[in-house]
RNA sequence: CAAGUAAGCCGGGUGGCCGCCCUCUAAUGCCAGGGUAAGGGGGAGGAAAGUCCGAGCUCCACCGGGCAAGAUGCUGGGUAACGCCCAGGAGGGGAAACCCUACGGAAAGUGCCACAGAAACAUACCGGCCCACGCAAGUGGACCAAGGGUGAAAUGGUGAGGUAAGAGCUCACCAGCAGCCGGGUGACCGGCUGGCUGGGCAAACCCCAUCCGGAGCAAGACCGAAAAGGAGGACUACAGGACGCCCGGCCUGUCCUCGGGUUGGUCGCUUGAGAUGACGGGUAACUGUCAUCCUAGAUAGAUGGUCACCACCUGAACGAUGCGGUGAAAACGCCGGGUCGUUCAAGUACAGAACUCGGCUUACAGGCUUACUUGGCUA
RNA sequence: GCCCCCAUAGCUCAGAUGAAUAGAGCGGCCCCGUUGCGAGGGGACAGGCCGUCGGUUUAAAUCCGACUGGGGGCA
Numbered sequence: 001c002a003a004g005u006a007a008g009c010c011g012g013g014u015g016g017c018c019g020c021c022c023u024c025u026a027a028u029g030c031c032a033g034g035g036u037a038a039g040g041g042g043g044a045g046g047a048a049a050g051u052c053c054g055a056g057c058u059c060c061a062c063c064g065g066g067c068a069a070g071a072u073g074c075u076g077g078g079u080a081a082c083g084c085c086c087a088g089g090a091g092g093g094g095a096a097a098c099c100c101u102a103c104g105g106a107a108a109g110u111g112c113c114a115c116a117g118a119a120a121c122a123u124a125c126c127g128g129c130c131c132a133c134g135c136a137a138g139u140g141g142a143c144c145a146a147g148g149g150u151g152a153a154a155u156g157g158u159g160a161g162g163u164a165a166g167a168g169c170u171c172a173c174c175a176g177c178a179g180c181c182g183g184g185u186g187a188c189c190g191g192c193u194g195g196c197u198g199g200g201c202a203a204a205c206c207c208c209a210u211c212c213g214g215a216g217c218a219a220g221a222c223c224g225a226a227a228a229g230g231a232g233g234a235c236u237a238c239a240g241g242a243c244g245c246c247c248g249g250c251c252u253g254u255c256c257u258c259g260g261g262u263u264g265g266u267c268g269c270u271u272g273a274g275a276u277g278a279c280g281g282g283u284a285a286c287u288g289u290c291a292u293c294c295u296a297g298a299u300a301g302a303u304g305g306u307c308a309c310c311a312c313c314u315g316a317a318c319g320a321u322g323c324g325g326u327g328a329a330a331a332c333g334c335c336g337g338g339u340c341g342u343u344c345a346a347g348u349a350c351a352g353a354a355c356u357c358g359g360c361u362u363a364c365a366g367g368c369u370u371a372c373u374u375g376g377c378u379a
Numbered sequence: 380g381c382c383c384c385c386a387u388a389g390c391u392c393a394g395a396u397g398a399a400u401a402g403a404g405c406g407g408c409c410c411c412g413u414u415g416c417g418a419g420g421g422g423a424c425a426g427g428c429c430g431u432c433g434g435u436u437u438a439a440a441u442c443c444g445a446c447u448g449g450g451g452g453c454a
Stems, first nucleotide, its partner, number of pairs: 001375010012310007020043005029036003045350001049361002052359005057216004062249006070211004074088005089103001090101004104207002109205002111201003125148002127144002130141004156174006175197001177194007220267004230258006239252003274293008311348002314345008323336004380453007389405004398437001407424001408422004430446005
């Protein structure tokens, strides 16, 4: 210097004028019958988005247990919790830094593997060898699964020996399985021994382990106002009581149809599993102590309009500068593109809270920083 | 705010819980028929990356996930 990997951050700024929302001064004020100051402080995001997960909080009078339905799925940690994060393991990708995984079980059971192929829970199409008959083609018998073909996958793989020809039949090295020993919290890893050993699919049904009420701030609470303290029906303690079912406890009336009124205001509503900094623990995620800070609360829904300057990006023109090429060489010229300065033009990403947080996923013009890997050059 | 459904030929829709070459009607095209058009009849005709991307699997329109677009319900 170039290419790559991982992580973090910014993402227009400044000033003036006018216009908004909240809060304080300050509504017991002032002006006057319904209105209303000057000023101080504060005012969208890393995703506010998707609504994919988890909670806090609220209500359903409920509590306990079980089933069903659903979710997660290697191991150990973190966290309020999670399907999230961190660190490891196994498998795979990459030259490496690093990245991906929907990663429990196929001897609990059931099911699928079409077509092709002889055969896909099992087998002999071609073929190999031996014996008998035959002039030969060929026919019959016994043995084989090593070779060939089909296929995604065909009695573990490669090599040697052995055999009539073959085969873990035997041996060597591997894969798998079983037993034992060692290391590790564990997933697993390593070593030794052994008999030789048909597969795949669970994002198939299922089995195992763990988790697991429902509905959601338009939840819910209060005030005010108005109306028809309306009408009818079912069950009624053997009834009803949190999406379904069962059991136990406990509590008390419950549900449906038609019709009428109000559709107003306040709270919930922002101090929180909060942010920042320092020191300590931990490989890390994270966590302990101390100090400092308070940072939107709207409700047809607030942060906008205008002027000026600056910054960034793109394009054009002019000037300067140096590089490469062309040229016999130099200069000039020509071509290419880099840097700096001036002027002009157009633009400045994704995109806006609505109870609050922890994550995941998706979108994003332009730019900055740190660490690591590889290659080249220089000293 | 919450919950659910859909996307297949130019149009309207099927597609047996994974296995062939993805179908039907209308429309288009061709032929017959008619003086000609239409109706009618026939066709072995043409037309499809099954919304997009990724994953599982030997194999995906179909199973799983993310995104895009459309529609409905509750409140």

Predicted 3D model of RNase P RNA and transfer RNA as a complex of 454 nucleotides. The coordinates come from a structure-prediction model, not an experiment, and the mean pLDDT is 77. It holds a member of the Rfam family "Bacterial RNase P class A". Rfam links the family to the GO terms tRNA processing, dimeric ribonuclease P complex and ribonuclease P activity. Rfam describes the family as follows. Ribonuclease P (RNase P) is a ubiquitous endoribonuclease, found in archaea, bacteria and eukarya as well as chloroplasts and mitochondria. Rfam classes the family as a ribozyme.